[in-house]
RNA sequence: GCGGGUGUAGUGUAGUGGUUAACACGUCUGGUUGUGGCCCAGAAGAUCGUGGGUUCAAAUCCCACCACUCGCC
Repeated sequence: GCGGGUGUAGUGUAGUGGUUAACACGUCUGGUUGUGGCCCAGAAGAUCGUGGGUUCAAAUCCCACCACUCGCC
């Protein structure tokens, strides 16, 4: 330099055009307990890597860029 893949809560993932972006772990609060853990109930937390475009409607489709990663030269 060329080509492919990935990017979504603190972490790991789901979500392939439509009404509330979901799950697990973690965090916080409460219950339980002599204290803690386990367990139970609840809550907070992601403008979906960035910027544009298409569409009535985009995490999802298209383009550019950025980061990580794999292969080729």
Molecule: transfer RNA
Organism: Anaerolineales bacterium